[in-house]
Context: one part of a larger RNA
This record gives sequence, structure tokens and C1' cells, in this order.
RNA sequence: GGAUGAACGCUGGCGGCAUGCCUAAGACAUGCAAGUCGUACGAAGGAGCCCAUUGAUAUUUAUUGAAGUUUGAAGUGCUUGCACGGAUGACGGAUUUAUUUGGAUUUGGAUUCUCUCCUUAGUGGCAAACGGGUGAGUAACACGUGGGUUACCUGCCUCCAAGAUGGGGAUAACAAUUGGAAACGAUUGAUAAUACCGAAUGUGCUCUUCGGAGUAAAGAUGCCUUUAAAGCAUCGCUUGGAGAUGGGCCUGCGGCGUAUUAGCUAGUUGGUGGGGUAACGGCCUACCAAGGCGACGAUGCGUAGCCGAACUGAGAGGUUGAUCGGCCACACUGGGACUGAGACACGGCCCAGACUCCUACGGGAGACAGCAGUUAGGAAUAUUCGUCAAUGGGGGAAACCCUGAACGAGCAAUGCCGCGUGAACGAUGAAGGCCCUAUGGGUUGUAAAGUUCUGUUGUUUGGAAAGAACGGUAGAUAGAGGAAAUGCUAUCUACGUGACGGUACCAUUCAAGAAAGCCACGGCUAACUACGUGCCAGCAGCCGCGGUAAUACGUAGGUGGCGAGCGUUAUCC
Repeated sequence: GGAUGAACGCUGGCGGCAUGCCUAAGACAUGCAAGUCGUACGAAGGAGCCCAUUGAUAUUUAUUGAAGUUUGAAGUGCUUGCACGGAUGACGGAUUUAUUUGGAUUUGGAUUCUCUCCUUAGUGGCAAACGGGUGAGUAACACGUGGGUUACCUGCCUCCAAGAUGGGGAUAACAAUUGGAAACGAUUGAUAAUACCGAAUGUGCUCUUCGGAGUAAAGAUGCCUUUAAAGCAUCGCUUGGAGAUGGGCCUGCGGCGUAUUAGCUAGUUGGUGGGGUAACGGCCUACCAAGGCGACGAUGCGUAGCCGAACUGAGAGGUUGAUCGGCCACACUGGGACUGAGACACGGCCCAGACUCCUACGGGAGACAGCAGUUAGGAAUAUUCGUCAAUGGGGGAAACCCUGAACGAGCAAUGCCGCGUGAACGAUGAAGGCCCUAUGGGUUGUAAAGUUCUGUUGUUUGGAAAGAACGGUAGAUAGAGGAAAUGCUAUCUACGUGACGGUACCAUUCAAGAAAGCCACGGCUAACUACGUGCCAGCAGCCGCGGUAAUACGUAGGUGGCGAGCGUUAUCC
């Protein structure tokens, strides 16, 4: 000099973009963070459809005929062709009354059957293994990089081949009885399925002594049809193959301190048989052999998540691993498996432990290293905010629902960048301050006052975005296929969707009006005098200042540096 997830002191106008518990992987009140599907299923409830009643807005026909528009008579004035005047007629259709259609709404009933819509506890499916957090552990194939897997798996997705026949018995929800303070149960009775189980078939697949043996499935909705069946379409289902994606395992090389750690190792090293796994393997087991590692640092101990990268440096290198991205590990501590394509599973289960809470003392409940927030610790780190509008994820045929992911807003000069706090002219070089050789001069200093301008930001008023694309509904057109209809794909038209936010931005009103500090001034190092103090008080990064003329302490004036910041401290180069 550069840098920081910084902190502290003084000071502080605005905007944009970032960043924000580095300490106690301490403890946590409260709310939210993972649901969804009624086009898998039975059931329950509500509404409609039904009967009676009520009859709003609107509407049909007839009736009534207001305002207004137009016509302009009698009469009057007289400049006998003009003005005033307004009768009458026409158009017009407000309003009034009756009536037709229509059915919003109100009340009561029926709820027997069928149908339509909505809601949901339960059975069932998919998701919950992603996304989000943290860095405790880990010196390891954990990570990085390059390979291997003829030793492996892969739900959803894409393509290809084949199939989807015919049966059965249960069980929740529910009802009844009943236990318990609660959490939560127990017994009996009934019921459905894309839940469960046989049988059949076997394109295939697995095993094989090549004879053979074993092995699957599920329907739902729409269209057509008088109905049913059949058929077609869409979404599913089963078996096998290929791909894509995601993983498992093995391996070469690489990246730390300590030898004041020198020996370590019995499932240890290898083999055989067996087991286990998706898969190789001492992964496990029985037997056999006695091996294996190590000064090219084994073993032990200490420290540590690793990398892309970041900081610094001319580079080589050194240091770091916040934010963002990839991988790994963990989810109160320790252990275990279940389900599943995938977990040994943060907001699942079981056991043990510590802790907190409830209790009728018999027994139960809990886990913020998700987002906010509280408390503790600390020099120190934010709102118990808005929205699913966009991007993405889960479910669903879809509408849509969920989403503290995400997008936004709030707080903090924490950082970077940009802008402003005015500009031009202005000498009686004003007053005041400070200094001196003191009636005077120097300096502050064009600085001020004053004159003329400008309007960034601010303020007033008005206008006002992009981010919206898709999807959906209705209609139209085209394409492939089909007997046709539905459906599929593409295009067009109409309707509709914005948290941020009336924000950015634009125009406009006012007015120099509202906006400058901090540190230093002996040398290093840019910047000096006066007074006070008197080895005192104090300063100090190093050298060193201070004991009566201190440019080094304190104050004032002046000056220098940086500037919404400036200094100090800490750490790295």
C1' cells in the first nucleotide's frame, strides 16, 4: 500500500447493487416452512333438481300523456311590412295504470328413487430421500482430477415389443358396547376399491443336469348408442428390451503439523468352502497358512469439512474457504432397523440417555444446525413483513391447491459505485479572530456581505411502465389417424392474471432555501505559530518529546490530507 461477513470512537444528505451470529452443533414461547388427488374407493354432510309460497331488476301489449322541438291565429305598436304576442295543430315520449313473459330472492315441506355441483374424516395412489439449514465430526477414496465397472442399481420421462382372461376372501371409515385423567385404545357387527390373494396365459424374463421348472396385470373418465353390450379416445396397469437422468463400488495421482510419537496389526494379511448384498470384496462366518504396513514416516497425538474460487503479489508464491456454484457429513446425544426405485430418513418409527413440559402418579408429550422471533454467550450481526405476479418444485386429466424454495419489501454507512451540500462576478482587501518590530502591518481572504444565475437531490401536484409468457374458457382454421364422434398437435381471435407499486420513470410547483465532518502538522510524512504546563500533566507505530523560551503535552489561530465519511484496533498478503 491492498484486503475484510469486521468491531470501536467522532460524525452523518440521497440513490443503485450487494452483504449481514465468524462466539454457545447452547436452550427455545408462538406462528408458519409438505402436501395433493372425489377422473382409484365406500361413506357422511350441504346445496340444486321436486311441491307450495314470495315475487326484485328486466320485458310484451294497451292506457296516460310531462319537459322539449316545431307551427305560428286573434290582438297590440306603428317607420303597411316589420316587431311584440302567443291561441291552435303536429312531432315527442318522461310518467301513471292494467297486463304478458321471466325468474333473482324469502318462507315452509318432501328427501322414496334417479341426476348435477360442492365439502370432507377414512381406505388407496404419488410426493414426503427434492428443495431449505449447519460445518459438529472427518487426515478419509471425504474432496479434486483422470480412469474402471464382463462386479452394479435407477421411480417419474422417451422409444420399441407383447399383454391386460376369469375368480375369491378380508378390512378401515360407520354402528353398538367398552377401557383410560389424557395420549390413545379394545371387542362385536356390516361394507368398497387402481388395497390384498389364488387360478389361467407366457411375447418375454430367471434358473437349468438342456429333459424341464418358475414367473404378471386394474381399472377410471369422455365420445358414440333409445338403454345395455361392443367399439373408439385419453389417463393409467403388467412383462421384457433400449435410452436418458441420478447414484453405488473400485482405482492412479494430488493437497497438514508433529519423530520431544518408531515400531503398528489376530479378522490382522492371504487362501478354500459357505452366507450376505443391486454389486466386487474379511463385508460376515468355519477351517488352513503366517502373513501385512513402516524413516519414500507406519502407528499415535494435535488441527481441519474439501474444491471451483477469494485476497495479495510483477510473478513464483503466501494466506483464506463468508456470500454464489459442485461434492461430502450431520439433524438433542448414542444405537437400530422398517417402508420404499431411492433413507438407515432435519419437520417418520423403535430402544437407551440427558434435558424441558403435562399428569387424576397409573402414564404421556417434545426436539428451530427451515423462515421470522426469544433468551444466553459476545466487541458484534436484521422483520414474529408481502405474494405465489414471475422462475422452479410436489400432487392432479384439468381447473386448481400447497410451496418462509423463490421473488419482493423492512432494518444496518457493513461494503462497492454514483450524486449532492451550489455556480459566476464580487476589494472599502469590511467586521471579528490570530500573529508581529503594534497610531501601523501581516494572515484568515474572493472567503463574507452584495449582484446575477441554476435547480441535481429535496418538496408540491399530475401522468405512469416493462417485468405477462404460458395455461384455461368460448369460437375459427389446418394437419395425422379413425367408419364416425370424442380425443391429439399447431396457428389465430375474444375474455382474464402484477406481491413489488401508483414503485421506477416523465412532466410540474417552491426555493440557495434542508445537507460536512474526521484525522494530522519533530523526522520517517504533506502540513507552524502563540499561549498554558514545567521529567508534572501527558504523548508515542519506530526514533523519541516534556526538568521555564516545547513547531513532539493541552488549547487557540493557521495549514495539510481524505471526504459521507475519517481515525483506531484485529487479521492476511